[in-house]
Context: one part of a larger RNA
């Protein structure tokens, strides 16, 4: 850009992709069949294997600085606490997000409607014959499952929203200001390479900050007692704590600008 006015929201599906797998065990039944060895179909019922989707309550991993312990050296005037650096210094743990080795599902039943095949009725041809009219079974195939999907230019369907100003002009056209709406801008997301896409911009909980939980870590600094000390035990589940979960307008989304119908 088009879809014969502008817009918002929810729909049909032509069409396109996606998937379809196997195995064991029980059992039916040591029945059928078999001289005996052996040893079923058909059903019914358990359990897996790989796949493949989705999650993160569970097991775990990652977690780059959220705790804590620590080595060396340097610095902060000294103790003491503490920053730097030295792979993240190393080493024990870890929220939340991403994850697998965890978890959950799913291949299926069932149904239509056929292939080969198997038939029923039945001429043509007084018999016959699944076929010529008719009529019926019958697959891991095909449709009914999942996904996308109206550029399906044959451009589909419904609901709701906006309405008829002004200018130039050769009855048509172009140009302007606007409705509904939407966009720039901003404040951001379990969305994201950049655009999309989603919540929000004061009529407001969208992001930070605080505060409260939750969760991590594991007993903070100071003092105090106890010991010649190293340290220990109290104040005390202590302190500090990124991504969680809620409250709070404390701060930041300010003030603006711009585009959008008059309907062959």
């Nucleotide at each position: 850009c088009g879809c014969a006015g502008g817009a918002u929201a929810c729909g049909u599906g032509a069409g396109a992709g996606g998937a379809a797998u196997c195995g064991u065990c029980c059992u039916u039944a040591g029945u059928a069949c078999g001289a005996g060895a052996g040893g079923a179909c058909c059903g019914g019922g358990a359990u897996g294997a790989a796949c493949a989707g989705a999650c993160c309550g569970c097991u775990g991993g990652u977690g780059u600085c959220c705790c804590a312990g620590u080595u060396g050296u340097u610095c902060u005037g000294c103790c003491a606490a503490g920053a730097g650096c030295a792979u993240a210094g190393c080493u024990g743990g870890g929220u939340a997000g991403c994850u697998a080795a965890g978890u959950c599902u799913g291949g299926a039943a069932g149904g239509g409607a056929u292939a080969a095949g198997c038939g029923c009725u039945g001429a043509a041809a007084g018999c016959a014959u699944c076929u010529a009219a008719g009529c019926g079974c019958g697959a891991a195939g095909c449709c009914c499952c999942c996904u996308c999907a109206a550029g399906a230019u044959a451009a589909c369907g419904u609901g709701u929203c906006c309405c008829a100003u002004c200018c130039a002009u050769u009855u048509a056209u172009g140009g302007a200001g606007u409705a509904a709406g939407a966009c720039c801008c901003c404040u951001u997301g379990a969305a994201g390479a950049a655009g999309a896409c989603g919540a929000g911009g004061u009529a407001g909980a969208u992001c930070g900050g605080u505060c409260c939980g939750g969760a991590g870590u594991g007993g903070a600094a100071g003092c105090g007692u106890a010991g010649u000390g190293a340290u220990a035990c109290g104040u005390g589940g202590a302190g500090c704590u990124g991504a969680c979960g809620g409250a709070u307008a404390c701060g930041a989304a300010u003030c603006g600008g711009u585009c959008g119908a008059g309907g062959g």

Large-subunit ribosomal RNA, domain VI from Alicyclobacillus sp. SO9, 264 nucleotides, folded computationally. The RNAcentral record of the full RNA draws on ENA and Rfam. Rfam family: Bacterial large subunit ribosomal RNA. The coordinates come from a structure-prediction model, not an experiment, and the mean pLDDT is 88.